[in-house]
């Protein structure tokens, strides 16, 4: 330098006719339970990686940039 892949909750990840962003775990509260661990209910948690275009509206559709993973190619 080129081609692919990714970036979404504290973590490991869904999310197609473009239309108020979701689940597991995890923290906190509660039930249950002598008492803990399991379980069951509930709250918490979001600049959908950054500028930016198109649209009435953009995690979604274009362009550019960062940054992670793999591939190829140049190596003086």
């Nucleotide at each position: 330098g080129c081609c692919g892949g990714g970036a979404u909750a504290g973590c490991u990840c869904a999310g197609u006719u473009g239309g108020u962003a979701g689940a597991g775990c995890g923290c906190c509260c509660g039930c249950c339970u002598u008492g803990u661990a399991a379980g069951c209910g509930g709250a918490u948690g979001g600049u959908c990686g950054c500028c930016g275009g198109u649209u009435c509206g953009a995690u979604u559709c274009c362009g550019g940039c960062u940054c992670c993973c793999g591939g190829c190619a140049c190596c003086a």
Predicted 3D model of a 76-nucleotide RNA (transfer RNA) from a Steroidobacteraceae bacterium.
The sequence was found in a public genome assembly.
The coordinates come from a structure-prediction model, not an experiment, and the mean pLDDT is 82.
The organism belongs to Steroidobacteraceae, within Bacteria.
Rfam family: tRNA. It is annotated as a transfer RNA.